[in-house]
RNA sequence: AUCGGCAGCGGCUAGGGUUCCGGCUUACCUCAUCUGAGGCGAGUGCUGGUCCGAGAGCCGCAGCCUGACCGGUGAACAGCGGUCAGGUACACGGCGGGACAAAAGCCCGGGAGAC
Numbered sequence: 001a002u003c004g005g006c007a008g009c010g011g012c013u014a015g016g017g018u019u020c021c022g023g024c025u026u027a028c029c030u031c032a033u034c035u036g037a038g039g040c041g042a043g044u045g046c047u048g049g050u051c052c053g054a055g056a057g058c059c060g061c062a063g064c065c066u067g068a069c070c071g072g073u074g075a076a077c078a079g080c081g082g083u084c085a086g087g088u089a090c091a092c093g094g095c096g097g098g099a100c101a102a103a104a105g106c107c108c109g110g111g112a113g114a115c
Stems, first nucleotide, its partner, number of pairs: 008061005015052002020049002022046001023044004028039004063088009090110001092113001096108003
């Protein structure tokens, strides 16, 4: 200097919207008629449930690396398999585009760019 891995999967969270449920408002209909109740549509994202959801958030699993021990061998090295312990770092970031109903810290993307 170059190539590859570290960067896989699951459960959640920050965050996100509005298909469905619920809430709120309301046209119409029915009942009651003092306040209202039910039905059927429309609107509204609204502390909610379902839903989406992080490379640079959390937890777990797998994988990988190192060491010790065990297995195999007449004995032993390497390799292979197993158990246990340790490690698995760092990480600023658009515009624009894409999906589902829609949006987003989702995906393009650890990309462009910056340092």
The RNA shown here (Guanidine-I riboswitch aptamer) has 115 nucleotides and comes from Parvibaculum sp.
Of the family's consensus pairs, 100% are formed in the model.
NCBI's taxonomy places the organism under Bacteria, Pseudomonadati, Pseudomonadota, Alphaproteobacteria, Parvibaculum.
Its mean pLDDT, the model's own confidence on a scale to 100, is 82.
It matches the Rfam family "Guanidine-I riboswitch aptamer". The literature on the family includes a 2004 paper in Proc Natl Acad Sci U S A by Barrick et al., "New RNA motifs suggest an expanded scope for riboswitches in bacterial genetic control".